[in-house]
Context: one part of a larger RNA
RNA sequence: CGUUUAAAAUUGAAAGGAUCUUUCUUUAGUACGAAAGGAUUGAGAUAGGCUAACCUAUGGUGUACCAGUUGUUAUGUUAGUAGCAUUGCUGGGUAGCUACGUUAGUAUAGUAUAAUUGCUGAAAGCAUAAAUGCAAGAAUGCUUCCUUAAGAUAAGUUUUAGUUUUUUAAAAAGUUAAAGAUAAUAACUUGAAUAGGCUUAAAGUGUAAGCAUAGUAAUAUGUUAAGCUUAUAAGUACUAAUUGUUG
Numbered sequence: 001c002g003u004u005u006a007a008a009a010u011u012g013a014a015a016g017g018a019u020c021u022u023u024c025u026u027u028a029g030u031a032c033g034a035a036a037g038g039a040u041u042g043a044g045a046u047a048g049g050c051u052a053a054c055c056u057a058u059g060g061u062g063u064a065c066c067a068g069u070u071g072u073u074a075u076g077u078u079a080g081u082a083g084c085a086u087u088g089c090u091g092g093g094u095a096g097c098u099a100c101g102u103u104a105g106u107a108u109a110g111u112a113u114a115a116u117u118g119c120u121g122a123a124a125g126c127a128u129a130a131a132u133g134c135a136a137g138a139a140u141g142c143u144u145c146c147u148u149a150a151g152a153u154a155a156g157u158u159u160u161a162g163u164u165u166u167u168u169a170a171a172a173a174g175u176u177a178a179a180g181a182u183a184a185u186a187a188c189u190u191g192a193a194u195a196g197g198c199u200u201a202a203a204g205u206g207u208a209a210g211c212a213u214a215g216u217a218a219u220a221u222g223u224u225a226a227g228c229u230u231a232u233a234a235g236u237a238c239u240a241a242u243u244g245u246u247g
Stems, first nucleotide, its partner, number of pairs: 001151001005161006014148004020048002023045004032037001049106006058099004065092005070085006109143004116136004173189005194240003197236005203229003210223005
C1' cells in the first nucleotide's frame, strides 16, 4: 500500500516439524527339532536418546535479604553503627531465572503402493499371479498428530457496531508488567487495586538494641521463636494515574 468502514472470531490452499531404539515379563520352554537348542505373532511393563512446557517438591544462582567474623578509618571515649578491603571473607537464603529436577510427547488407525506372494484365467483346448478381473504386502508415500498460515491479489467465511455529519472505533497522555533493547503486546486510569506506600500474612535469617542478673574478666542467662527482611499473597485510596484554564 492492497484486501474491509471498523473491531473480533474462524475455515485451511500451502509450508514446516515430529516419526527413534534397548531390555524384561507373559503367550511358552509352546510351534519346530533326534537332541542341543529355540521362535513368529499378540498382550503388558521398563530404560536410553530426542523434543516441548514448567518451578509444587529436590538442587544451583540469588552483588538492594539475615547472621558471623578479620584489618583499618570515621562517628570525642565506652557501647552501638557506617565506609573501604573481589559482594573484604564466611554460613544460610525469598522471588525470578534455571537443571542435576518435575510433567508430557515420540501415539493410533486408515489408504495407495515397492520388492515379493497369490486367486481366477486366456492369447497358446495344456501351462501361466504379472492379458482381463480380484487380492495380500514395508520404519515408505498420502492422511491421521503439532506449529505457522487469506499478499491463498481467486486477497475467503461468520458475528457485532456504524453508515453523513456527529456517531463509532482507534490513537495520544499517564500508572504499569504475565511483555520488553526500542517499538510492539497486555493490565489499568477515580464508576479505580495499575504501581508505590502502609497493614496483616507467607518465606528467609536465627534470639536485635537497651536494660537487668551472674562472673575479676572474656562471656553467659532473662526480657526474646527476638529483631530485621528484596522481588511473594491478601487487604487498604495515603501518594501518583485527577480536575480545570488558555493558545
Large-subunit ribosomal RNA, domain VI from a seawater metagenome, 247 nucleotides, folded computationally. The prediction has a mean pLDDT of 83. Its Rfam family is "Bacterial large subunit ribosomal RNA". Gene Ontology terms of the family: structural constituent of ribosome and ribosome. The full RNA is in RNAcentral, with records from SILVA.